[in-house]
RNA sequence: GGGCUCAUAGGUAAAUGGUAUACCGUAGCUUUCGCAUAGCUAAGUUCCGAGUUCGAUUCUCGGUGAGUCCA
Numbered sequence: 001g002g003g004c005u006c007a008u009a010g011g012u013a014a015a016u017g018g019u020a021u022a023c024c025g026u027a028g029c030u031u032u033c034g035c036a037u038a039g040c041u042a043a044g045u046u047c048c049g050a051g052u053u054c055g056a057u058u059c060u061c062g063g064u065g066a067g068u069c070c071a
Stems, first nucleotide, its partner, number of pairs: 001070007010024004018054001026042005047063005
């Protein structure tokens, strides 16, 4: 210098262009004499910018960062 892959909640990961979801974690409530376990509930997320579209996590372009391969 070039090719490819990736970027989503505090963490790890889903999501055919149509209400962003699960598990762990966090907080509250119930249960207990108390603790643990268990159950219920809640908060919390699409790397940045532009374009296409009625509508973008998804498609296109550029940027940033990470990984990998070639030179």